The RNA shown here (Bacterial RNase P class A) has 363 nucleotides and comes from an Acidimicrobiales bacterium. Model confidence (mean pLDDT): 76 of 100. It matches the Rfam family "Bacterial RNase P class A". Rfam classes the family as a ribozyme. Rfam describes the family as follows. Ribonuclease P (RNase P) is a ubiquitous endoribonuclease, found in archaea, bacteria and eukarya as well as chloroplasts and mitochondria. It is recorded under the gene name rnpB. NCBI's taxonomy places the organism under Bacteria, Bacillati, Actinomycetota, Acidimicrobiia, Acidimicrobiales.
[in-house]
RNA sequence: UGAGCCGACCGGGUGACCGCGGCGUGGUCUCCACGCUGAGGAAGGUCGGGGCUCCGCAGGGCAGGAUGCUGGCUAGCGGCCAGUCGGGGCGACCCGCAGGAAAGUGCCACAGAGAACAGACCGCCGAUGGCCCGGUCCCCUCGGGGAUUGGGCACAGGUGAGGGUGAAACGGUGCGGUAAGAGCGCACCAGCGACCGGGGUGACCCGGUCGGCUCGGCAAACCCCAUCCGGAGCAAGGCCGAACAGGGAGAGGGCUGCCCGCCCGCCGACACUCCCAGGUGGGCCGCACAGAUGGAUGGUCACCCAUCCGGACCCCCGCAAGGGGCCGGUGGACAGAACCCCGCCUACAGGUCGGCUCACCGU
Numbered sequence: 001u002g003a004g005c006c007g008a009c010c011g012g013g014u015g016a017c018c019g020c021g022g023c024g025u026g027g028u029c030u031c032c033a034c035g036c037u038g039a040g041g042a043a044g045g046u047c048g049g050g051g052c053u054c055c056g057c058a059g060g061g062c063a064g065g066a067u068g069c070u071g072g073c074u075a076g077c078g079g080c081c082a083g084u085c086g087g088g089g090c091g092a093c094c095c096g097c098a099g100g101a102a103a104g105u106g107c108c109a110c111a112g113a114g115a116a117c118a119g120a121c122c123g124c125c126g127a128u129g130g131c132c133c134g135g136u137c138c139c140c141u142c143g144g145g146g147a148u149u150g151g152g153c154a155c156a157g158g159u160g161a162g163g164g165u166g167a168a169a170c171g172g173u174g175c176g177g178u179a180a181g182a183g184c185g186c187a188c189c190a191g192c193g194a195c196c197g198g199g200g201u202g203a204c205c206c207g208g209u210c211g212g213c214u215c216g217g218c219a220a221a222c223c224c225c226a227u228c229c230g231g232a233g234c235a236a237g238g239c240c241g242a243a244c245a246g247g248g249a250g251a252g253g254g255c256u257g258c259c260c261g262c263c264c265g266c267c268g269a270c271a272c273u274c275c276c277a278g279g280u281g282g283g284c285c286g287c288a289c290a291g292a293u294g295g296a297u298g299g300u301c302a303c304c305c306a307u308c309c310g311g312a313c314c315c316c317c318g319c320a321a322g323g324g325g326c327c328g329g330u331g332g333a334c335a336g337a338a339c340c341c342c343g344c345c346u347a348c349a350g351g352u353c354g355g356c357u358c359a360c361c362g363u
Base pairs, nucleotide, nucleotide: 001359002358003357004356005355006354007353008352009351010350012304013303014302015301016300017299018298020038021037022036023035024034025033026032027031040334044345045344047343048342049341050340051339052233053232054231055230064229065228066227067226068225069083070082071081072080073079084098085096086095087094088093099224100223104222105221106218107217108216121163122162123159124158125157128156129155130153131152132151133150134149135148136147137146138145139144171189172188173187174186175185176184190214191213192211193210194209195208196207197206198205199204237285238284239283240282246276247275248274249273250272254270256268257267305332308329309328310327311326314325315324316323317322
């Protein structure tokens, strides 16, 4: 100098004018004045957990759901920190839906002969058996038969070494072995399992011995194992409570009915007064050092700043290209509380600071 990695933070500033919500004080009180106060790192998604509230208890089982390496932190979490293992990067560092596939069931597209205790398409072999041709020996009823040996065919069959298909074809290299081959045998390597020793709280790591044991993948398929989870949510819920209708009582004899009429009495209805229950319209609380009744927290202008674009003269640095000053223009993202809190995830123009890595050059 260039290219990167990680962490923390800011995310326009000042002033003037106009405007909005809440609270307080005052006034000439359907309004006005003054004072104080009024969004974020994510207020967002509503994903996890908690507080709070109600559901009789919130205890056991089934079902269902969530989580899934280890240790710690936390009120708690699917969060955070540190580590282990696996993967990526030269590196700083990053990523991981990281229990079990030698419990069981299931699936593995296309291609391919064959896809799970497999498979013979090409190729290789054909020792053995079969068929064909020949040699030697023996027997004979002279047609032949038997024994042995050489060659051929590729019929039975053998072979998973080689080719080919595939994401994946049932360890790798070498030697032996064989008719050809093959962990078939052996040596080494890799994996797996058992055992032993050492380190670590642990996940796990290091080393050794033995066993030819060589065992595919998928659990974000069912499933198994372990741990956790009662449900609904501020439209939770609590309090106060009109009108109409309902229930009860009272006083008065107002009106009306029963009676042929009158009076008295009794009963019923209406009206009056009082009380009661439920809790609708509504109000208050829940509710906050912003805060609601559908929802205020804003707008304009000027200057400055980051950014980007352009520039005749002028000034500074430089040999120059160019850079800076200066001038003109542009111009600040994502987004906005609604019961509260802790996390996670997602969105975000531009910028600042700190630490680190790699490459090249100079000393």